[in-house]
RNA sequence: GCUGGGAGUCGUGGCGUGCUCCUGUAAUCCAGCUACUUGGAAGCCGGGUAUCGAGGAUGAUUUGAGGUUGGGAGUUCUGGUGCUCAGUGACUCACGGUGACUGGGUGUCCGCACUAAGCUCAGCAUCAAUAUGGGCGCCUUGGGGGAGCCUGAGGCGGCCAGGUUGGUUAAUGAGGGGCGUACAGGGCCAGGGGGGAAACCCAGCAGCCAGAAGUCCCCGUGUUGAGCAGUAGUGGGAUCGCGCUCGGGAGUGGGAGCUGUGUGGCAGCCUAGCCAACAUAGUCAGACCGAUACCUUU
Numbered sequence: 001g002c003u004g005g006g007a008g009u010c011g012u013g014g015c016g017u018g019c020u021c022c023u024g025u026a027a028u029c030c031a032g033c034u035a036c037u038u039g040g041a042a043g044c045c046g047g048g049u050a051u052c053g054a055g056g057a058u059g060a061u062u063u064g065a066g067g068u069u070g071g072g073a074g075u076u077c078u079g080g081u082g083c084u085c086a087g088u089g090a091c092u093c094a095c096g097g098u099g100a101c102u103g104g105g106u107g108u109c110c111g112c113a114c115u116a117a118g119c120u121c122a123g124c125a126u127c128a129a130u131a132u133g134g135g136c137g138c139c140u141u142g143g144g145g146g147a148g149c150c151u152g153a154g155g156c157g158g159c160c161a162g163g164u165u166g167g168u169u170a171a172u173g174a175g176g177g178g179c180g181u182a183c184a185g186g187g188c189c190a191g192g193g194g195g196g197a198a199a200c201c202c203a204g205c206a207g208c209c210a211g212a213a214g215u216c217c218c219c220g221u222g223u224u225g226a227g228c229a230g231u232a233g234u235g236g237g238a239u240c241g242c243g244c245u246c247g248g249g250a251g252u253g254g255g256a257g258c259u260g261u262g263u264g265g266c267a268g269c270c271u272a273g274c275c276a277a278c279a280u281a282g283u284c285a286g287a288c289c290g291a292u293a294c295c296u297u298u
Base pairs, nucleotide, nucleotide: 001044002043003042004023005022006021007020008019009018013036014033015032028041029040030039046296047295048294049293050292051291052290053289058285059284060283061282062281066275067274068273069272070271071270072269077268078267079266081264082263083262085260086259087258088257091255092254093253094252095251101248102247103246104245105244106243107242108241109237110236112235113234114233115232116231118228119227120226121225122224123223124222125221126220127166128165129164130163132161133160134159136157137156138155139154140153141152142151143150144149173219175218176217177216178215179214186209187208188207193202194201195200
C1' cells in the first nucleotide's frame, strides 16, 4: 500500500453497515467509529491517479411518432357510423295449384227485432136440437072415503142419465170434486105438532144423505196477456282474428347486396392541456476490460 467497484434505496448529524440489481478478484471474517468523509482481526507484495476507446444492467433528462380531454370552426371536401325514403337484379331462404294472395256472403259478437215450438204464471170463456127413461115443482081434471087420505087422466116449467145428431163454436167433454146455507131446493126425517077410536096418514125443525134447485172449485179445451232459457229459423247492425261457403288464380313474406335522395352525429382543421421511447430516438451517469501518460512503499 492492497484485500473490490457501480446504480437505486431504507437509515444516520455524518460515515460504515443493511436490502435489490449489475459486474469483478488468488484474496477471508467481524461491526463499529463518535462530531470525524469508515473502525478492527487475519492475509498478501505491489499499488494508485488521470485521459481516451469499447461495452451490459440500470437510472436521470430532452424531443415527440402516436393517443387522449376541453373549447372553437364546421359552406364544400375526405374517411367511418346511424336514420328516412326511393330504385335495382338471371342474388338468396321459407311457404305456395294438396291453393299463396285476394273479393263476396255468413257464423262466432249485440241490453237488437220478428216467427215457431217448449216450460211457468195469470185473465176471460167453455153451444144447441131431438127420442127414450127418471127426479122435482106447478096448473087443470075424473072416481072413492066421515077426516087425514087412496087411486086415475091431461098439460106446463126446469133438471138428471145415457143414445142419435147439427146451416153450432175459437173451444164447448154426456169429466171430477166441495158446499147445499138462518125458513126461504130435494130425500130419510128422532123429538114435538096436526088428523084419527085405532091402524095409519099429513106438514116438518135439529141431525144425516146426494144422478137430478142452485152455487163454487179442479181437470180438459179454446183464447188473450206476462215471464223464462244450454231451443230452432229468418232478418238488422258490428266485424281484428278464426271457421264455413261461393268466386278470381301465382305469388307472398324474410334476409343480404348495390345505387341514389334527404338528414343527424364523429374524426380530419384551429386553439389550450394531459399521457407518452420495448416508437427499445438523442444526451448524461455507469462496474468490468483495453491503450497511453504520471505518481509511489519494501
A computed fold for a 298-nucleotide RNA from Cryptotermes secundus, annotated as Metazoan signal recognition particle RNA. RNAcentral holds the sequence, with entries from Rfam. Taxonomically the source falls in Cryptotermes (Eukaryota, Panarthropoda, Dictyoptera, Kalotermitidae). It matches the Rfam family "Metazoan signal recognition particle RNA". The family has 91 seed sequences and 383,523 matches in Rfam 15.1. The family's RNA type in Rfam is non-coding RNA gene. The coordinates come from a structure-prediction model, not an experiment, and the mean pLDDT is 75.